[in-house]
RNA sequence: AUGAAGGCCGCAAGAGAGACCCCGAGAUCCUGGGGCGCCGAAGGGGCAAAAGCGAGAGACGCUGCGCUUGAAACUCUCAGGCUUAAGGAUUGCGGCUGGACG
Numbered sequence: 001a002u003g004a005a006g007g008c009c010g011c012a013a014g015a016g017a018g019a020c021c022c023c024g025a026g027a028u029c030c031u032g033g034g035g036c037g038c039c040g041a042a043g044g045g046g047c048a049a050a051a052g053c054g055a056g057a058g059a060c061g062c063u064g065c066g067c068u069u070g071a072a073a074c075u076c077u078c079a080g081g082c083u084u085a086a087g088g089a090u091u092g093c094g095g096c097u098g099g100a101c102g
Stems, first nucleotide, its partner, number of pairs: 006097008018036001020035004037082003043078001044076003050069005
C1' cells in the first nucleotide's frame, strides 16, 4: 500500500400458517379471558460424520462401552408468528467499524 472474517447502520427484495369459535367492550381489526387448529425464516434447544480422552483386557491391535468437542435452511416448537402494519432467516448494493493477510 491492500483491507479478509466478524459487528453495526441505510436502501431494495423477502416465505409459511384460522380476518377460526365463545364471552365482554364497540360493527371489523387491535386488546382481555377461554377453546380448538396450524407455521418456521427473530431468538433459543437437539444431533451425524469425524476427532480427542477414559476404563476394561498380561501387552498391542480390532470390535464394543462411557464421556467431551461437534453443522445446517435438518429437527423441536420453549419463545415468536397465523388480514394490513410491524417483525422476518437470507440475498444484493452502499457506508462505518474491524485488522485477518501481504